[in-house]
Order: sequence, then C1' cells, then structure tokens
RNA sequence: GGCGAUGGAGCUCGCCACUAACUGCCGCAGCGGCUGAUGGCUCCU
Repeated sequence: GGCGAUGGAGCUCGCCACUAACUGCCGCAGCGGCUGAUGGCUCCU
C1' cells in the first nucleotide's frame, strides 16, 4: 500500500507484496439454480 464472492463509513482481526493476497456453493460440458451488500461488529443505502 492492497485484499478478505454485490455499494459507502467507523472499529477490529487476518492475509498478500503486484507473477501476490481475493475472485461463494450445487449440478456432467454447454449451461442452469441458490444465499449474502460485513472476514467480524455497528450504521446508512
């Protein structure tokens, strides 16, 4: 400095070093179906 499956803010935890961390689950490919705006807590939408 960035990131934690869909937006924003505060606090906190963890992970990664740009070739990285991260990028949900189920069904055989094509493709279809389901939950959640948080990693966790609170507020807003």
Molecule: Fluoride riboswitch aptamer (crcB RNA motif)
Organism: Streptosporangiaceae bacterium